[in-house]
Context: one part of a larger RNA
Molecule: small-subunit ribosomal RNA, 3' major domain
Organism: metagenome
RNA sequence: UGACGGGGGCCCGCACAAGCGGUGGAGCAUGUGGUUUAAUUCGAUAUACGCGAGAAACCUUACCAGGGCUUGACAUAUACUAGAAUGUGUUAGAGAUAACGCAGCCGCUUGCGGCUGGUAUACAGGUGCUGCAUGGUUGUCGUCAGCUCGUGCCGUGAGGUGUUGGGUUAAGUCCCGCAACGAGCGCAACCCCUAUCGUAUGUUACCAUCAUUAAGUUGGGGACUCAUGCGAGACUGCCGGUGACAAACCGGAGGAAGGUGGGGAUGACGUCAAAUCAGCAUGGCCCUUAUGUCCUGGGCUACACACGUGCUACAAUGGCCGAUACAAUGUGCUGCGAGACUGCGAAGUUAAGCGAAACACAAAAAGUCGGUCUCAGUUCGGAUUGGAGUCUGAAACUCGACUCCAUGAAGGUGGAAUCGCUAGUAAUCGCGUAACAGCUUGACGCGGUGAAUACGUUCCCGGGCCUUGUACA
Numbered sequence: 001u002g003a004c005g006g007g008g009g010c011c012c013g014c015a016c017a018a019g020c021g022g023u024g025g026a027g028c029a030u031g032u033g034g035u036u037u038a039a040u041u042c043g044a045u046a047u048a049c050g051c052g053a054g055a056a057a058c059c060u061u062a063c064c065a066g067g068g069c070u071u072g073a074c075a076u077a078u079a080c081u082a083g084a085a086u087g088u089g090u091u092a093g094a095g096a097u098a099a100c101g102c103a104g105c106c107g108c109u110u111g112c113g114g115c116u117g118g119u120a121u122a123c124a125g126g127u128g129c130u131g132c133a134u135g136g137u138u139g140u141c142g143u144c145a146g147c148u149c150g151u152g153c154c155g156u157g158a159g160g161u162g163u164u165g166g167g168u169u170a171a172g173u174c175c176c177g178c179a180a181c182g183a184g185c186g187c188a189a190c191c192c193c194u195a196u197c198g199u200a201u202g203u204u205a206c207c208a209u210c211a212u213u214a215a216g217u218u219g220g221g222g223a224c225u226c227a228u229g230c231g232a233g234a235c236u237g238c239c240g241g242u243g244a245c246a247a248a249c250c251g252g253a254g255g256a257a258g259g260u261g262g263g264g265a266u267g268a269c270g271u272c273a274a275a276u277c278a279g280c281a282u283g284g285c286c287c288u289u290a291u292g293u294c295c296u297g298g299g300c301u302a303c304a305c306a307c308g309u310g311c312u313a314c315a316a317u318g319g320c321c322g323a324u325a326c327a328a329u330g331u332g333c334u335g336c337g338a339g340a341c342u343g344c345g346a347a348g349u350u351a352a353g354c355g356a357a358a359c360a361c362a363a364a365a366a367g368u369c370g371g372u373c374u375c376a377g378u379u380c381g382g383a384u385u386g387g388a389g390u391c392u393g394a395a396a397c398u399c400g401a402c403u404c405c406a407u408g409a410a411g412g413u414g415g416a417a418u419c420g421c422u423a424g425u426a427a428u429c430g431c432g433u434a435a436c437a438g439c440u441u442g443a444c445g446c447g448g449u450g451a452a453u454a455c456g457u458u459c460c461c462g463g464g465c466c467u468u469g470u471a472c473a
Base pairs, nucleotide, nucleotide: 001473002472003470004469005468007467008466009465010464011463012462013461015457016456019421020420021419022418023417026312027311028310029309030308031307032306033305034303035302042052043051063298064297065296066295067294068293069292072123076122077121078120079119080118081117082116083115086103087102088101089100090099091098092097106113107112108111125287126286128285129284130283134281135280136276137275138274139272141270146185147184148183149182150181151180152161153160154159165176166175167174191264192263193262194261196232197231198230199229200228201227202226206221207220210219211218235258238252239251240250241249242248314414318373319372320371321370322369323368324367330361331360332359335354336353339350340349341348342347380411385406386405387404388403389402390401391400427449428448429447430446431445432444433443435440
């Protein structure tokens, strides 16, 4: 100087407390461990476990079995040699591939260029190893308020001071004091979204007034909504109180918004030889008729079990039936697909419109109104299984999603324990998108309805500052 203490003081955080809803019990989905397996590819393990993977039937795919290839699936170059390239058919085979045809016959500077096959050689190739050789990127402490430097001063020196102290703040934020005076990286602000107003422009958006219509449909309008620009607005600016005449704090006015208005992006010096050689790059090592590469099939989907994360429930604040209202974000031409017809339905047939403020996806759902069920393993719950189908796709057996009929399991609100959340939040309700032929209860977004509680900081956990002890570094 640090680190540590079941030392002390001060302070903060959904850390506790106060509340609300969960997990832990059930069924299923999904990931992991374990076990099994020819293989169940690999990585991640406090900071992994709906994670890499934002789509494992083939492909992906790295794994396994079998069948093939060896200048190679891919790149560059040289020499020799044959042939346009290319398209297409038949046969054998699981296919890779092999054999045999058919069509086709390059450019010209006249022995060269382009393309393809073969032979030979340099080489290719490796998701093989090492993240403890590395770059880059990322997690964590932590959006915590810290981490340092120059000059000066103090100390033999390591080092200290500044950065400590008194107040204050979300903040090393600011004020005051001080052998310190300044500065840098962080904090804050500058950036984006959102909340209010003004103004400009009105088409595909809008419709108050005037006509018109089944309908903002059409004429028309530039008010309103909305959209897109540009501005205004919030600064403790004003008032009162407290305070040290400070910083600041408390209350109030005005205001759409008040003390960081709300949300996002933004992550200091560093820590964990943290993670990743399987995104990519890369040193070294290793393989080179194989650890490379092509193909078919299988596996990654196994199943006595254990754990994590979710979905659906256990019902009456509910289930079912009928009627009916109100969104936002988005997406669409290999696409979205209205309407009509067929089918109980998944869907099919036909097909308008739309490269979209125009047309479509699109029905929002919870809600509201009416009816029914009456506390039961039920008109709750939907697992499982049988049958029949639809769609995508060469192909749904291993191993897809969905529909209809039948079946109708566990489950009576869950032990010890444990998680999230402080406001348009939790809870609850639906909608969209990426990836994608097809497939999600996941991920990322969007809006609708919309709470309870916080006395307080003794305790648990994590963190910051000061101080103290130490035989630790």